[in-house]
Context: one part of a larger RNA
């Protein structure tokens, strides 16, 4: 891991609704007795029902409150129960199964360890050589100092033995803690033996929450116990219809609940009910826009007040000001929480028309949902960041298969009843992979743009316009001109068109700037403007706009077309055609729900989770009927059989003693899953 067996909504009791039967203003008995008896019979205590209303005395179609015949509150007026069964659900019980970590309660352990009492017992060798003693020296007596002696010590050194530092190896281990090398202590707070002592909230700890039988922040057996688990897993056969919800209130509540919404079943009711579109009528301050209000803002007029400066200054006061500046005003602007205005939709309501056609409402029985995802439109928050996160709306998924979208729950197109070697078609496609145009027709694109990007940048290129300049000759190239007064003034070492200031005039001329760049130390030079010649037809500037171009680096391998590959097989813009799906039609078939003129008839319908409702297979037993079986029953095996499915026959083979079929009843009734339990491989 597989394969087999076992394995999850039950049983009492009591309520509630539904069906069933019985009797009915009734209904109905229980224990017990009688009885072979769950039968029947006896039993009416008792319960339910038929009248309420009040805390109650009580009163009664009323009755409380209340002074009240007021008003009000409940009631009557408007009457069906009740008793068995069965079925849904509810509640008390473990109450669908399995699972705690925990608490309690009475015992069991110190044979392992910690500690402590008794009693034994153990430490090879060797080394140091305190204290005192003893002789000598020494002293006034000590002290002292040498030597010998001596023999202490949680002393050295090191085996037994006790430990467990460091590395290694082991790590389905030789070994549930070990081995190997090498550490440390080894007369000691030392080691070990025997016997004994302390017990779970307590022991014992030279203390580590350590130990306390491989277990320890509270030991282990049983017991309370099926503790409780708003968590987690898991819950068995089949088909048929209908099918959500991931809101909202409240909640010591937020991953649970409870009522409400939505789902299902059943009964009522049925108005042309409800929807939906179109008129009428409303309520209203969102988008837009405005500044009339609040506020906020950008310039100028004006201009109280301040402020600088000056006069004057004792105070008083004058004058000025490229300062600041309320108010008021012009002219320009913003605002969720600003309105003088002010929509589209979307809400309400309502005659009427049209299109649907019970989808509508009310009672009851059952329910599941309170973690939502994405995407499109409108706001918050955020960074006008997030496959963010909270609303509101619309859709899809969730509970939806299918076709596109390269591969992709939430994007596009469309809702799978079943069959079919037929048809049309959506999205999207149609050179190959790969079904279908190497389809037509005018245009773009040159950059593999297509087939990633920005702010910016460029005589790419195409369309469409504006507006200069041109046969009185432009553009652009080449020829020649480009001068004089003049080195204008001032400044300056100089400044002479060309450091800088300031002016910028005049003459001659076809033209020529008090000079456009270079340049010089200043000059010089070179050049531009600007003219005329050569040439001979367009040339400049600028707007709008279509496609390109640069901007443009990433980590495994081309890797930003799914690939090949395309220059059209790419964009644009008409057109026909085609292919494409479980959309649609054909044919045939099965269900479900209405309708009716009941038929070989019409009409609609038949994705589904949570979940409701319905029909049924099949297991074991009972009971009553019918059958089968050694001329072989169950089981096992195999086969091309029948039913829409759970599933049934048949026929052959092994087996070798019991089995089936009908109509009923009754469950220990259906396993693929729970890290499932139990065995086998």
């Nucleotide at each position: 891991a597989c394969c087999g067996g076992c394995g999850a909504g039950u049983u009492g009791c009591g309520g509630u609704c539904a069906g069933a039967u019985g009797c009915a203003a009734g209904g109905u008995u229980a224990a017990g007795c009688g009885g072979a008896g769950a039968a029947c019979g006896c039993g009416g205590a008792g319960c339910c029902g038929c009248a309420g209303c009040g805390a109650a005395a009580g009163c009664g179609a009323g009755u409380c409150u209340g002074a009240a015949c007021a008003g009000g509150g409940c009631g009557c007026a408007u009457c069906a129960g009740u008793a068995u069964c069965c079925g849904g659900c509810c509640g008390c019980a473990g109450a669908c199964c399995c699972g705690a970590a925990a608490c309690c309660g009475c015992g069991u352990g110190a044979u392992c360890u910690a500690c402590c009492c008794a009693u034994g017992u153990c430490c090879a060798g060797g080394g140091u050589g305190a204290a005192g003693g003893c002789a000598g020296g020494g002293u006034a007596a000590c002290a002292c100092c040498u030597g010998c002696u001596g023999a202490a010590g949680g002393c050295c050194c090191g085996a037994a033995c006790c430990c467990a530092c460091g590395c290694a190896a082991g790590u389905u281990g030789a070994a549930a803690a070990u081995u190997g090398c090498g550490g440390g202590g080894a007369u000691g707070a030392g080691g070990u033996g025997u016997g004994g002592g302390u017990a779970g909230g307590g022991g014992u700890g030279a203390a580590a929450u350590g130990c306390c039988a491989a277990u320890c922040g509270a030991a282990c057996g049983c017991g309370g116990a099926g503790a409780u688990a708003g968590c987690u897993g898991g819950u068995u056969c089949u088909c048929c219809c209908c099918g959500a919800a991931a809101u909202a209130g409240c909640u010591u509540u937020a991953g649970g609940g409870c009522u409400a919404g939505c789902c299902u079943c059943g009964g009522a009711a049925g108005a042309g009910a409800g929807a939906g579109u179109c008129c009428u009528g409303g309520a209203g301050g969102u988008a837009g826009a405005g500044c009339a209000c609040u506020g906020a803002u950008u310039g100028g007029a004006c201009g109280a007040g301040g402020g600088g400066u000056c006069c004057c200054u004792a105070c008083c006061g004058g004058a000025u000001u490229a300062c600041c500046g309320a108010a008021u005003u012009c002219a320009g602007u913003c605002a969720a929480a600003c309105u003088c205005c002010g929509a589209a939709u979307g809400c309400c309501a309502g005659c009427g028309a049209c299109u649907u056609g019970u989808u509508u409402u009310c009672c009851g029985g059952g329910a599941g949902u309170c973690a939502g995802a994405c995407g499109g439109c409108g706001a918050g928050u955020g960074c006008u960041a997030a496959g963010a996160u909270c609303c509101g709306u619309c859709g899809u998924c969730a509970a939806g298969a299918g076709g596109g979208a390269a591969a992709c729950a939430g994007c596009c197109c469309g809702g799978a009843c079943c069959a079919c070697c037929a048809g049309c078609u959506a999205a999207g496609g149609u050179c190959c992979c790969c079904a279908a145009g190497u389809a037509u027709a005018c245009g773009u694109u040159a950059a593999g743009u297509g087939g990633a990007a920005a702010a910016g940048g460029a005589u790419g290129u195409g369309g469409a316009g504006u507006u200069g300049c041109u046969u009185a000759g432009a553009c652009a190239a080449c020829u020649a001109g480009g001068a004089u007064g003049u080195u204008g003034g001032c400044u300056u070492a100089g400044a002479a068109g060309c450091a800088g200031c300031c002016a910028u005039c005049a003459u001659u001329g076809a033209a020529a700037g008090a000079g456009u760049g270079c340049g010089u130390a200043a000059u010089a030079g070179c050049u531009c403007a600007c003219u005329a010649g050569u040439c001979g037809a367009g040339u400049g500037a600028c707007u709008c706009u279509g496609c390109g171009c640069c901007g443009a680096a990433a980590a495994u391998g081309u890797a930003c077309c799914g690939g090949g590959g395309c220059u059209a097989a790419a964009c644009g813009u008409a057109u026909c055609a085609c292919c494409g799906a479980a959309g649609c039609u054909g044919u045939g078939g099965a269900c479900g729900c209405c309708c009716u003129u009941u038929a070989c008839g019409g009409g609609c319908g038949u994705g589904g989770u949570a979940g409701g409702g319905g029909a049924g297979c099949g297991u074991u037993c009972c009971a009553g009927g019918c059958g089968c079986a050694g001329c072989g029953a169950a089981g096992c095996c195999g086969g091309a059989c029948c039913g829409a499915a759970a599933g049934g026959a048949c026929c052959g083979g092994u087996g070798g003693a019991g089995c089936g079929c009908c109509u009923g009843g009754a469950a220990g009734u259906g396993a693929g899953a729970a890290u499932g339990c139990c065995g086998g491989u």